A computed fold for a 333-nucleotide part of an RNA from a marine metagenome, annotated as large-subunit ribosomal RNA, domain IV. The coordinates come from a structure-prediction model, not an experiment, and the mean pLDDT is 87.

[in-house]
Context: one part of a larger RNA
RNA sequence: UCGUGGCUAAGGAACUAGGCAAAUUCGAUCCGUAACUUCGGGAGAAGGAUCCCCUGCCGCAAGGUGGGGCGCAGUGAAAAGGUUCAAGCGACUGUUUACCAAAAACACAUGUCUCUGCGAAGUCGUAAGACGAAGUAUAGGGACUGACACCUGCCCGGUGCCGGAAGGUUAAAGAAGGGGGUUAGUGCAAUGUUGUGCGAAGCUCUUGACUGAAGCCCCGGUAAACGGCGGCCGUAACUAUAACGGUCCUAAGGUAGCGAAAUUCCUUGUCGGGUAAGUUCCGACCUGCACGAAUGGUGUAACGACUUGAACACUGUCUCGGCCACGAGCUCG
Repeated sequence: UCGUGGCUAAGGAACUAGGCAAAUUCGAUCCGUAACUUCGGGAGAAGGAUCCCCUGCCGCAAGGUGGGGCGCAGUGAAAAGGUUCAAGCGACUGUUUACCAAAAACACAUGUCUCUGCGAAGUCGUAAGACGAAGUAUAGGGACUGACACCUGCCCGGUGCCGGAAGGUUAAAGAAGGGGGUUAGUGCAAUGUUGUGCGAAGCUCUUGACUGAAGCCCCGGUAAACGGCGGCCGUAACUAUAACGGUCCUAAGGUAGCGAAAUUCCUUGUCGGGUAAGUUCCGACCUGCACGAAUGGUGUAACGACUUGAACACUGUCUCGGCCACGAGCUCG
């Protein structure tokens, strides 16, 4: 000096990103116990008292109730909750990054939509076959939401899905007709052979009016489908503001509720509370850069090794150090 333990005057979080670490609390019996609440809880809330030994009485006993005694100390050692207030998030018990993340992430019961009539849909497989299921719509698959309470507004123009079939477009295929090649034949020139035209049938190449389904265009529906949910100007007898009016655009212009928020840039917004002093915290305001209703909105008892703020108790975290014990260290093995 380091590690692990123990003690420490006075103060008691002044430490620090943060009470991290440590300390406090801790058992049993009796008393007592608030807000809130889903009436179950909260709750071991909080906060107190007692606990050993001798002895009288009661009792079968455990024990109860009196009297007395000792110590600093009676759950005499060890083992054994610190507590409270407020807010955020997630209802809860659970699950997770084996080896840096345990959470507000995942799951969850609940709710909704959608597919599926059974050889079900869906999944695996080339298939046979299997799961689904020895189930049958109170069942099974998929998606979203995430207890509970109160609720869940407007938009179907775009994209998707569902339905429709009149019209437009349209594939393969079929195909009237047209064009080209080939040539049995045939015209002309030549007649030794050839040259140059026309050209039936068949075969073949090509073109092709017309016929031709779904789809798309089209017409409807559908948002707990993917998604979206405005701007400018004026106006009241102080001022300010604008219930009101005008105008442009849109498919429709954000309803209830919440709001400087896990969302607020400006911003340490402004006011109030708490502190001597508070960029954090709590309560309000609303000017929401850029909340908002199952990508759910707002509340919410209980719960949480979650996050944030405050308080009491407690302490070597600190002022600011000190002391003690054991181990390590330096050399050799």